The prediction has a mean pLDDT of 75.
c-di-AMP riboswitch aptamer (ydaO/yuaA leader) from a Chloroflexota bacterium, 133 nucleotides, folded computationally.
It was read from a public genome assembly, where an Rfam model found it.

RNA sequence: GGAACGAGCGAGCCGAAUCUUCGAAGUGAAGAACGGGGGAACCGGUUCUGGGGUGAAUCUUGCCGGGGGCAAGUAGGGUAGCUCUUUCGCCCGAACCCGUCAGCUAACCUCGCAGGCGUUGGGAAGAGUCCAG
Numbered sequence: 001g002g003a004a005c006g007a008g009c010g011a012g013c014c015g016a017a018u019c020u021u022c023g024a025a026g027u028g029a030a031g032a033a034c035g036g037g038g039g040a041a042c043c044g045g046u047u048c049u050g051g052g053g054u055g056a057a058u059c060u061u062g063c064c065g066g067g068g069g070c071a072a073g074u075a076g077g078g079u080a081g082c083u084c085u086u087u088c089g090c091c092c093g094a095a096c097c098c099g100u101c102a103g104c105u106a107a108c109c110u111c112g113c114a115g116g117c118g119u120u121g122g123g124a125a126g127a128g129u130c131c132a133g
């Protein structure tokens, strides 16, 4: 001096998952914002091959001797003041839950408020808007 690995910090990013107050500041409690579920009439519908929910994460084909695993695609999603549109590139395209039961749904009832990643970071064009000079 360089490389690799680990830890910490962090411009920020995905996500509803942030903030405030009280407190014995440990466990927790209350509230606001944001998000989810249940739940009439009217309307609508399918189960007996069960059905349904959160989520972008659904579906098709092929291979392996198969529960399963892998591969190629795909609906869909993410990508840097904020919102939207177009385009090229890159990335994701999971997981979990309810338990025979739930369509929509006013009043009403109820639940969540996690987790993960991360310093040269994707670029271009357009419309609007915010802040500063």
Base pairs, nucleotide, nucleotide: 012117013116014115018032019031020030021029022028034112035111036110037109038108043103050101051098052097053096054095059073060072061071062070063069064068076092077091078090079089081129082128083127084126085125086124087123088122